[in-house]
Context: one part of a larger RNA
RNA sequence: CACCGCCCGUCACGUCAUGAAAGCCGGUUCUGCCCGAAGUACGUGCGCCAACCCUUCGGGGAAGCAGCAUCCUAAGGUGGGGCUGGUGAUUGGGAUGAAGUCGUAACAAGGUAGCCGUAGCGGAAGCUGCGGCUGGAUCACCUCCUU
Numbered sequence: 001c002a003c004c005g006c007c008c009g010u011c012a013c014g015u016c017a018u019g020a021a022a023g024c025c026g027g028u029u030c031u032g033c034c035c036g037a038a039g040u041a042c043g044u045g046c047g048c049c050a051a052c053c054c055u056u057c058g059g060g061g062a063a064g065c066a067g068c069a070u071c072c073u074a075a076g077g078u079g080g081g082g083c084u085g086g087u088g089a090u091u092g093g094g095a096u097g098a099a100g101u102c103g104u105a106a107c108a109a110g111g112u113a114g115c116c117g118u119a120g121c122g123g124a125a126g127c128u129g130c131g132g133c134u135g136g137a138u139c140a141c142c143u144c145c146u147u
Stems, first nucleotide, its partner, number of pairs: 003110001005107001008103002011100001013097004018092003023087012039072001041070001043068002047065002052061003113134009
């Protein structure tokens, strides 16, 4: 650059992040059930057994060992839940972009004054109804103040 101004929304295109979403893949944690190594403890111990005790020297007792059983239990298996991450057809708006499409809502009385709330409607800005506000121009009148 000052109305040949400013400016609003839809739509189209590009980019970015993000919400929703049947589901899919993980992480972590809690929990039901199954199974249950090693080991301790406890029980048993008909097999084994030098030390201690007894012995008629054959053996017996005590203690102990293997074995067995039980409790606890790691790992594992299986089911359910919590939290969390990624991904996901599709979908919602948002931000941004030189410029594009449609209109022209707002800014002057912006050409129907505008705005707020609400309801209905409409490609979009928006329109209409009802209530409210002046942060409305113009004209007339009234009140107050100043000269």

Model confidence (mean pLDDT): 82 of 100. The part of an RNA shown here (small-subunit ribosomal RNA, 3' minor domain) has 147 nucleotides and comes from a Dehalococcoidia bacterium.